[in-house]
RNA sequence: AUAAAAACAGGGGAUGGGGUUCCCCAUAUAAACCGCCUGAACAGGGCUGAUGACUCCUGCCGUUGC
Repeated sequence: AUAAAAACAGGGGAUGGGGUUCCCCAUAUAAACCGCCUGAACAGGGCUGAUGACUCCUGCCGUUGC
């Protein structure tokens, strides 16, 4: 890199993917979930973060050196 068969591996936690772990929802017509501040407001204005947490990769932003 290519080919075949069977079984199993559910979903979510404000911007991507992997691993570990925590929490939540649930058996599919649903739920968990869908950021914060000011403000009567769903108007207007302002703010943080690719994590629920740790870590790695990718992307983005800032600074410095070559």
Predicted 3D model of a 66-nucleotide RNA (Fluoride riboswitch aptamer (crcB RNA motif)) from a Desulfobacteraceae bacterium. Taxonomically the source falls in Desulfobacteraceae (Bacteria, Thermodesulfobacteriota, Desulfobacteria, Desulfobacterales).